[in-house]
RNA sequence: CUUAUCGAGAGUGGUGGAGGGAACGGCCCUGUGAAGCCACGACAACCUCUCCCGGUCCUGCCGGGGAAAGGUGCCAAUUCCGACGGAUGACGAGAGAUAAG
Numbered sequence: 001c002u003u004a005u006c007g008a009g010a011g012u013g014g015u016g017g018a019g020g021g022a023a024c025g026g027c028c029c030u031g032u033g034a035a036g037c038c039a040c041g042a043c044a045a046c047c048u049c050u051c052c053c054g055g056u057c058c059u060g061c062c063g064g065g066g067a068a069a070g071g072u073g074c075c076a077a078u079u080c081c082g083a084c085g086g087a088u089g090a091c092g093a094g095a096g097a098u099a100a101g
Stems, first nucleotide, its partner, number of pairs: 001101006011040005019029003024082003041075001043073001046071002051065006079095001084092002
């Protein structure tokens, strides 16, 4: 940079001590212990693996379903809400996050 997704889902213990929720505004979370780090666990199913069904132009590919060993991700609040366009709405854009390339 491109494409896809972002209204669902899932936490305990240890360590650590005051921050955290991207940034701005708000509103929240937090000494009943924040961030970070470690361990174990969970969730999900992008990559991946295997199996089943169907299709096909059949070394394979496509669609649907299933699983979760491996690579990531993730486990307060819709991506917490707003911010720009639109009518104040729906919706969209932008920004951001994650995956694959």
About this RNA:
Predicted 3D model of a 101-nucleotide RNA (SAM riboswitch aptamer (S box leader)) from a bovine gut metagenome. Of the family's consensus pairs, 83% are formed in the model. The prediction has a mean pLDDT of 83. The sequence is in RNAcentral, with records from MGnify.